[in-house]
Molecule: transfer RNA
Organism: Candidatus Wolfebacteria bacterium
């Protein structure tokens, strides 16, 4: 320098263009002498910008970061 892939909650991982879920974690409460286990409830997310569309995590373009291949 060229090509390809990935980016979703604190972590991991889903989501035919049509309500962003699940598990773990964290907070509060119940249970317990306490802890563990268990139960209820809450928390928090689509890498950034633009475009297409009635509607974008999803399609297109640009940028950023990481990984792989080639030179």
């Nucleotide at each position: 320098c060229g090509g390809g892939g990935c980016a979703u909650a604190g972590u991991g991982u889903a989501a035919u263009g049509g309500c962003a879920g699940c598990a773990c974690g964290a907070g509060u409460c119940c249970u317990u002498u306490g802890g563990g286990a268990g139960g209820a409830u809450u928390u928090a997310g689509u890498c950034a910008g633009a475009g297409u569309u009635c509607g974008a995590a999803u399609c297109u373009c640009u940028g950023u970061g990481c990984c792989c291949c080639g030179a």